[in-house]
Molecule: SAM riboswitch aptamer (S box leader)
Organism: Chitinophagaceae bacterium
RNA sequence: AACUUAUCAAGAAAGGCAGAGGGAAUUGGCCCGAUGAUGCCUUGGCAACCCAUAUCGCUCACUCAGCGGUACGAAGGUGCCAAAUCCGAUUCCGCCACAGGCGGAAAGAGAUAAGUC
Numbered sequence: 001a002a003c004u005u006a007u008c009a010a011g012a013a014a015g016g017c018a019g020a021g022g023g024a025a026u027u028g029g030c031c032c033g034a035u036g037a038u039g040c041c042u043u044g045g046c047a048a049c050c051c052a053u054a055u056c057g058c059u060c061a062c063u064c065a066g067c068g069g070u071a072c073g074a075a076g077g078u079g080c081c082a083a084a085u086c087c088g089a090u091u092c093c094g095c096c097a098c099a100g101g102c103g104g105a106a107a108g109a110g111a112u113a114a115g116u117c
Base pairs, nucleotide, nucleotide: 002116003115004114005113006112007111008110013043014042015041016040017039021032022031023030026089027088028087029086044081045080046079049077050076051073053071054070055069056068057067058066059065085109090106091105092104093103094102095101096100
């Protein structure tokens, strides 16, 4: 890099460095930014995917092991700390005052985690 599964309307900022664009990509919006954004470093925090503890169920003759649920936690591995993944784009459904708009569902793209190769 690719594939599989799960989640993505909640939550969580200070200091330092640096100095111009940034919010993934295309496009249309809308925002952030010299009152210093984005980025990097330090510290702090959020959350609970992996994980710790307890417990229940299933597979297994039993143990081991595996899978799943519940409660609780945060030592460790990641991740995250403007705006819903900032919003729309494609398809379907519904509604309206119908060149359009609004709402819902799905797809696509993306992010993160765990696993596979």